This is a predicted structure of an 88-nucleotide RNA (Glycine riboswitch aptamer) from Devosia sp. FKR38. NCBI's taxonomy places the organism under Bacteria, Pseudomonadota, Alphaproteobacteria, Hyphomicrobiales, Devosia.
[in-house]
């Protein structure tokens, strides 16, 4: 690089827009609010390591993830995206 697999969570509310209309409505559209999800990206740290400290206590720095947070992203289906895994 190519191929294959690849999760979770809202048919929520308000307003607007478009379409239709006598009315009731319809929409994979926009903004905001609330709720929720973690597997783009981002942030946090245990053991441990280094430094300061006579020693201890303590402080500072470094320090992984599928853990934690939810800034970003996402929350009907398809498409897209997708950590990661397998094959070439």
């Nucleotide at each position: 690089c190519u191929c294959u697999g690849g999760a979770a969570a809202g048919c929520g509310g308000a307003c607007c827009g478009u379409c239709a209309c006598a009315u009731c409505g319809a929409c994979a559209g926009g903004u905001c609010c609330c709720a929720c999800c973690g597997a783009a990206g981002g942030a946090g740290c245990a053991a441990c390591c280094g430094g300061c400290g006579c020693u201890c206590a303590g402080c500072c720095g470094g320090g992984a993830a599928u853990c934690u947070c939810u800034c970003a992203g996402g929350u009907g289906a398809u498409c897209a995206g997708g950590a990661c895994a397998g094959a070439g």